[in-house]
RNA sequence: GAAGUGGGCCAGACAAUCGCGGAAACGCCCGCCCGAUAAGGCGGGAAGGUUAUGAGGAAAGUCCGGGCUCCACAGGGCAGAAAGCCGGCUAACGGCCGGGCGGGGUGACCCGACGGAAAGCGCCGCAGAAAAGAAGACUCCCGCUGCCCGCCCCCGGCGGGUGAGAGAAAAGCUGAAACGGUGGUGUAAGAGACCACCAGCACCUUGGUAACAGGGUGGCUUGGCAAGCCCCUUUCGGAGCAAGCGCGAAUAGGAGCGCGAUGGUGUGGCCCGCACUGCGCUCGGGUAGCGUGCUCGAGGCCAGCGGUGACGCUGUCCCUAGAUAAAUGAUUGUCCACGACAGAACCCGGCUUACCGGCCCACUUCGCAC
Numbered sequence: 001g002a003a004g005u006g007g008g009c010c011a012g013a014c015a016a017u018c019g020c021g022g023a024a025a026c027g028c029c030c031g032c033c034c035g036a037u038a039a040g041g042c043g044g045g046a047a048g049g050u051u052a053u054g055a056g057g058a059a060a061g062u063c064c065g066g067g068c069u070c071c072a073c074a075g076g077g078c079a080g081a082a083a084g085c086c087g088g089c090u091a092a093c094g095g096c097c098g099g100g101c102g103g104g105g106u107g108a109c110c111c112g113a114c115g116g117a118a119a120g121c122g123c124c125g126c127a128g129a130a131a132a133g134a135a136g137a138c139u140c141c142c143g144c145u146g147c148c149c150g151c152c153c154c155c156g157g158c159g160g161g162u163g164a165g166a167g168a169a170a171a172g173c174u175g176a177a178a179c180g181g182u183g184g185u186g187u188a189a190g191a192g193a194c195c196a197c198c199a200g201c202a203c204c205u206u207g208g209u210a211a212c213a214g215g216g217u218g219g220c221u222u223g224g225c226a227a228g229c230c231c232c233u234u235u236c237g238g239a240g241c242a243a244g245c246g247c248g249a250a251u252a253g254g255a256g257c258g259c260g261a262u263g264g265u266g267u268g269g270c271c272c273g274c275a276c277u278g279c280g281c282u283c284g285g286g287u288a289g290c291g292u293g294c295u296c297g298a299g300g301c302c303a304g305c306g307g308u309g310a311c312g313c314u315g316u317c318c319c320u321a322g323a324u325a326a327a328u329g330a331u332u333g334u335c336c337a338c339g340a341c342a343g344a345a346c347c348c349g350g351c352u353u354a355c356c357g358g359c360c361c362a363c364u365u366c367g368c369a370c
Base pairs, nucleotide, nucleotide: 001366002365003364004363005362006361007360008359009358010357012335013334014333015332016331017330018329020054021053023051024050026048028045029044030043031042032041033040056341060352061351063350064349065348066347067346068240069239070238071237080236081235082234083233084232085099086098087097088096089095100114101112102111103110104109115231116230120229121228122225123224124223138172139171141167145164146162147161148160149159150158151157152156180198181197182196183195184194185193199221201218202217203216204215205214206213207212244292245291246290247289254283255282256281257280258279259278263277264276265275266274267273299318300317302315303314304313305312306311336339
């Protein structure tokens, strides 16, 4: 210098003007108390100016886990769902950290639905002789038994041929996969039939908390799929801030008490008439609306200590949106690297997804120079 790997941080900047949300004190207005009409105190209101402040790293998807709230709940089981190498962290987790094993990369490093196929069932297309049963026989191999031919000293033996039966699984062919692999012994030809090494399995042993790794012994071998059902282990009550709690109109409806049929209301100047049918008070529930929940929290910064680390403990300091049809914006100017994805709605820890670019730290490989 080039190409990369892992981690962290930022998310146009500054100024002016106008606007929006909630907050604070001030001023204004209203009510109450005190008092004297003043001053003062309490509560409330809105159209005032002022001050400080006002979205994110993902606020998103709502996929996991928890807090909080209400309902349910003696205990156990079935069903269902989820998790699944080992150890740790945590409020908890499907998250994170460390380790093991397997795979990828020259490497830094990255990826892994990573329990059980010897509990049982099921499946293994096409091709192939055969696809899981100590299976299978198309080619090839062999030639013990049988048959045919020839030769020899006719019993019998030797040689050749044939391939019905028997043998075999070494080689070929097919396939993702062919019933351990390689080499040798052996044999008619062969075969864990036997031997050595390797792989796998079981047991023993050493190290490790464990996953697992190393060593030894043994018999001689057991296909794959659990991302098909299933088995094993562990976990799981339901609904959600429109949860829940408080205050509470008008109208309608309800309950109680009282009055009333010679009533009341309407029409009408009044009476008759006609039409209609309760009236008053009190109480409680619900609705609109308002308040609360609501933002100080498993909170943040820094430092020290413990730990490889996730994380934990201690101390100082800090307070940082709280709207409800929903505020967080617009315009102008200057500058630059010309600005991406995107908007809180009870809160928090994660995961995943989206994203213009820029900066920092550590590391790897290659090239060059000294």